This is a predicted structure of a 117-nucleotide RNA (SAM riboswitch aptamer (S box leader)) from Psychrobacillus insolitus. The prediction has a mean pLDDT of 80. The source organism's lineage runs through Bacteria, Bacillati, Bacillota, Caryophanales and Psychrobacillus.
RNA sequence: CUCUUAUCAAGAGUGGCGGAGGGAAUAGGCCCUACGAUGCCCAGCAACCAACAAGUUUCACAACUUGGAAAGGUGCUAAAUCCUACAAAUUCAAGUUGUGAAUUUGGAAGAUAAGAG
Numbered sequence: 001c002u003c004u005u006a007u008c009a010a011g012a013g014u015g016g017c018g019g020a021g022g023g024a025a026u027a028g029g030c031c032c033u034a035c036g037a038u039g040c041c042c043a044g045c046a047a048c049c050a051a052c053a054a055g056u057u058u059c060a061c062a063a064c065u066u067g068g069a070a071a072g073g074u075g076c077u078a079a080a081u082c083c084u085a086c087a088a089a090u091u092c093a094a095g096u097u098g099u100g101a102a103u104u105u106g107g108a109a110g111a112u113a114a115g116a117g
Stems, first nucleotide, its partner, number of pairs: 001117008013042001015041003021032003026085004043077003048073002052067005081109001086106008
């Protein structure tokens, strides 16, 4: 870097450092920010993997399910992944082949974990 699977409306700071932009990319919107953002450290949140316990199955291992914990490997700590972009359905508006708005579903893109190449 590519592929597969799962999850993405919950949760998490009146701390320290630092000093200018930031919210992935493109576009449009909407926001955060000198009452100090982004970032780093600490602290915290969660429970994907690992570990533990019980159960199902098995000759056994493995596998699956459930549970609690959190000293291990990651992750996360404004706003739904901040919203929209593509497609479909429904409703409404306008009034005639074109359009606009709202809602829902799916997709794309992305993030994280685990596995494979």